The RNA shown here (Glycine riboswitch aptamer) has 100 nucleotides and comes from Phytoactinopolyspora halotolerans. The prediction has a mean pLDDT of 76. NCBI's taxonomy places the organism under Bacteria, Actinomycetota, Jiangellales, Jiangellaceae, Phytoactinopolyspora. Rfam family: Glycine riboswitch aptamer. Gene Ontology term of the family: glycine biosynthetic process. The sequence was found by an Rfam model in a public genome assembly.
RNA sequence: CGACUCCGGCUGGGAGAGUCUCCGUGCCCGCAGUGGCGUGGGGCGCCGAAGGGGCAACAUCCCCGUCAACCUCUCAGGCAACAGGGACCGGCCGGGACAG
Numbered sequence: 001c002g003a004c005u006c007c008g009g010c011u012g013g014g015a016g017a018g019u020c021u022c023c024g025u026g027c028c029c030g031c032a033g034u035g036g037c038g039u040g041g042g043g044c045g046c047c048g049a050a051g052g053g054g055c056a057a058c059a060u061c062c063c064c065g066u067c068a069a070c071c072u073c074u075c076a077g078g079c080a081a082c083a084g085g086g087a088c089c090g091g092c093c094g095g096g097a098c099a100g
Base pairs, nucleotide, nucleotide: 001100006095007094008093009092010091011090012089013088018044020043021042022041023040024039025038026037027036028035045079046078047077051075052073053072054071057066058065
């Protein structure tokens, strides 16, 4: 000096599942009925890639312990579009260090 890896920041990409139903409420159209949009609460159905839980594995005489997953559970979160979130992937920047 010091790549990959590791940590952080910025940035680009990034899936799935009901615009179901009931009640309340606001607005709009309208003679009325009805309809449309928004919003709060509930019911049933569904999704999993924030987070969280569980198991494999390791270890062990035993108890205990270490510990994963995009597998699983759906607590949380989410289910028209938009927005937001988003594991993960790419690029850039910064930091630290090993091999060399």